[in-house]
Context: one part of a larger RNA
RNA sequence: CGUAGGAAGAUUGAGGGGAGUCAUCUCCAGUACGAGAGGACCGAGAUGGCUUGACCGCUGGUGAGCCAGUUGGCCUGCCCGGGCCACAGCUGGAUAGCUAUGUCAAGAAGGGAUAAGCGCUGAAAGCAUCUAAGCGCGAAGCCGAACCCAAGACGAGUCUUCCCAUCUCUCAGGAGAUCAAGAUCCCAGGAAGAAGACCUGGUAGAUAGACGGCACGUGGAAGUCCGGUAACGGAUGCAGCGAAGCCGCCCUAAUGAUCGUACGG
Numbered sequence: 001c002g003u004a005g006g007a008a009g010a011u012u013g014a015g016g017g018g019a020g021u022c023a024u025c026u027c028c029a030g031u032a033c034g035a036g037a038g039g040a041c042c043g044a045g046a047u048g049g050c051u052u053g054a055c056c057g058c059u060g061g062u063g064a065g066c067c068a069g070u071u072g073g074c075c076u077g078c079c080c081g082g083g084c085c086a087c088a089g090c091u092g093g094a095u096a097g098c099u100a101u102g103u104c105a106a107g108a109a110g111g112g113a114u115a116a117g118c119g120c121u122g123a124a125a126g127c128a129u130c131u132a133a134g135c136g137c138g139a140a141g142c143c144g145a146a147c148c149c150a151a152g153a154c155g156a157g158u159c160u161u162c163c164c165a166u167c168u169c170u171c172a173g174g175a176g177a178u179c180a181a182g183a184u185c186c187c188a189g190g191a192a193g194a195a196g197a198c199c200u201g202g203u204a205g206a207u208a209g210a211c212g213g214c215a216c217g218u219g220g221a222a223g224u225c226c227g228g229u230a231a232c233g234g235a236u237g238c239a240g241c242g243a244a245g246c247c248g249c250c251c252u253a254a255u256g257a258u259c260g261u262a263c264g265g
Base pairs, nucleotide, nucleotide: 001152005163006162007161008160009159010158011157015149016148017147021049022048023047024046025045026044027043033038050107051106052105053104054103055102059100060099061098062097066093067092068091069090070089071086072085073084074083075082076081111143112142117137118136119135120134164265165178166177167176168175169174182259183258184257185256186202187201188200189199190198207253208252209251211248212247213246214245216242217241218240223236224235225234226233227232
């Protein structure tokens, strides 16, 4: 820009894409077959490898603004308690998120037309012949089916819902003002993201931060008291401190501006 008014949401699927896998075990059955040794077809079930997708409840990893321990040093006048530097100083754990080695799912069945092949009927050619007319079976392959994308599918589809004029002046020609559903810029942000895009919210508000509670992590703070000559231990006290999580709460910040129209479209 188009999709013959303007919007919001939900859809159909023309068309396109990816995938398509392999093995083992059990039953059938130690059956058919075979002198025996051995040992099936068909059919049913299970497991695994590989590939792909999704997810983080479990098992783990990471987690550099979480917690604790600790070495050497500098600073805070000293002690205590802290801050900082040393690879994040080192070490032990660890929330969210992201993750695989973790978990779940799929690669299935069924259908159509066929290849090689196997047939029925059957002449040319009184026989024979799957073929010449006609008919059937038959593959991991083909078409469909299943999964994903998809109406710029210009053949531009469908459904539901929403919206659309008043006022002022007038020399009667007109001039001016405001505006719908909705959308955008902008702003607060995000399980979305290279930028665009996408999603949530913008005071009629829980969008982010702060704050409160909870979950969860760490693992028992400081101070004081008690015990011990002391190192240190115990009590107060599942303490203190905490990131991304959940809920609550308008304290802070979501200011402001623009586009969009008139119904015989």
Predicted 3D model of a 265-nucleotide part of an RNA (large-subunit ribosomal RNA, domain VI) from uncultured Tengunoibacter sp.
The coordinates come from a structure-prediction model, not an experiment, and the mean pLDDT is 87.